[in-house]
Context: one part of a larger RNA
RNA sequence: CUGGGCGUAAAGGGUAAGUAGGCGGAUAUAUUAGUCAGGAGUGAAAUGCCGGGGCUCAACCUCGGAACUGCUUUUGAAACGGUAUAUCUAGAGGACAGUAGGGGACAAUGGAAUACCCAGUGUAGAGGUGAAAUUCGUAGAUAUUGGGUAGAACACCGGAGGCGAAGGCGAUUGUCUGGGCUGUAACUGACGCUAAGAUACGAAAGCGUGGGGAUCAAACAGGAUUAGAUACCCUGGUAGUCCACGCUGUAAACGAUGAAUGCUAGAUGUCGGGCUGAUAGGUUCGGUAUCGGAGCUAACGUGGUAAGCAUUCCGCCUGGGGAGUACGGUCGCAAGAUUAAAACUC
Numbered sequence: 001c002u003g004g005g006c007g008u009a010a011a012g013g014g015u016a017a018g019u020a021g022g023c024g025g026a027u028a029u030a031u032u033a034g035u036c037a038g039g040a041g042u043g044a045a046a047u048g049c050c051g052g053g054g055c056u057c058a059a060c061c062u063c064g065g066a067a068c069u070g071c072u073u074u075u076g077a078a079a080c081g082g083u084a085u086a087u088c089u090a091g092a093g094g095a096c097a098g099u100a101g102g103g104g105a106c107a108a109u110g111g112a113a114u115a116c117c118c119a120g121u122g123u124a125g126a127g128g129u130g131a132a133a134u135u136c137g138u139a140g141a142u143a144u145u146g147g148g149u150a151g152a153a154c155a156c157c158g159g160a161g162g163c164g165a166a167g168g169c170g171a172u173u174g175u176c177u178g179g180g181c182u183g184u185a186a187c188u189g190a191c192g193c194u195a196a197g198a199u200a201c202g203a204a205a206g207c208g209u210g211g212g213g214a215u216c217a218a219a220c221a222g223g224a225u226u227a228g229a230u231a232c233c234c235u236g237g238u239a240g241u242c243c244a245c246g247c248u249g250u251a252a253a254c255g256a257u258g259a260a261u262g263c264u265a266g267a268u269g270u271c272g273g274g275c276u277g278a279u280a281g282g283u284u285c286g287g288u289a290u291c292g293g294a295g296c297u298a299a300c301g302u303g304g305u306a307a308g309c310a311u312u313c314c315g316c317c318u319g320g321g322g323a324g325u326a327c328g329g330u331c332g333c334a335a336g337a338u339u340a341a342a343a344c345u346c
Stems, first nucleotide, its partner, number of pairs: 004317003007300002012314001014201003021194003025088008034080001035077008049065006091191001092188002095184005103177007110154001114150008125136002162169002206247006216240001220236004258313006266291011295302002319346003328339004
C1' cells in the first nucleotide's frame, strides 16, 4: 500500500461557520479527452506460467503456446459520468401569520442568608469534635432585639422539563439582539452536503493591568489523631473565588458515539406547535426520555435520537513500555500549548 477498523479493546478533531478540494435532485436535446465495444501497431530476448522434448532422474538445457493486465492510433456506442443549452419543484432558501424558551449583551431593582460595625437586653460561658484542644469571651462573648455597611449567590417554582454549535445558561424588570418550531403556500429554481488549511467561540485553574474582597479557601500557621501524619478531623488564614479589559486554549471539553441524507415493528411518558374532538381522547410536525422487535455486536448492550441497511465528505487507529516525552518548528508575558520521533526494552 491493500485490507480492517474507531460506545467500552488502539482510534471521532472541544465546538462552529466556511475557503480550496471531494460528492451531488428531476426532465429533454446536443456533444464527448472519462466510460464501453471492435480493428490496427507496439508491448525485444531471457526470466515466470502452461504443454511437450533432451541429458538414466532432478537441478539444468530446449521447443511451442498463452501471457506481457500497458501505450499509441482508428472506427463506433451514448446508458452512466462530464460539458453546454432549455425547463421543473420533491432538496435548499425566502415571504407572511403564529409560537415556546435559565440562548446572548448591557442597565436598573429586590428579598432571604452570611460577615462586620453601632446601640439595647443579658451573664458565663461559647465554639468545635469520635473525644478533645488550638480559638473567642468578665476590656461583657454566645444568645436575642433595633439600626447601618459590604460583597457574593439567587431558596420555593424546578421537572428523566426548557434553551444553546459546543463550552454553558436559573431572582425580577427594561433596552438591544441570535437561533428554533408550527401553519399557509405567493416567490427563487439545485442556489445543496461535507470540509484540509486559515478563522471565530471555548469550563475550571493560571497569567498581566486596575478595581473589589462578604463567603469559601490552595499555600501557610496552630490544635488533634498517629509509631510517624509534611494527610484525613478542628481553629485560623493569603493568593484565588467577584468586576473591567487583555492573554492562555486545555478537561472523563463524554452520549467516552464526527457531519449530512434516505430507508427499516411497536409500546409508554413528557415539552412546543397544528388539525380534529370539544374535560377525555385521536391524528400530524418538531424535540426529549424509558422499554422493546428485526437487525447489529466479542459480549455488555444498541435498537427511527442506531451501535440496523446504504451513500457522500472530513478526522483518527495499527502491540506494551520508552512517550504525548526528547530535539527542531510555531504560538505564549510565563505556566505551558501544539506538531512529534528514536535508541533501548518486554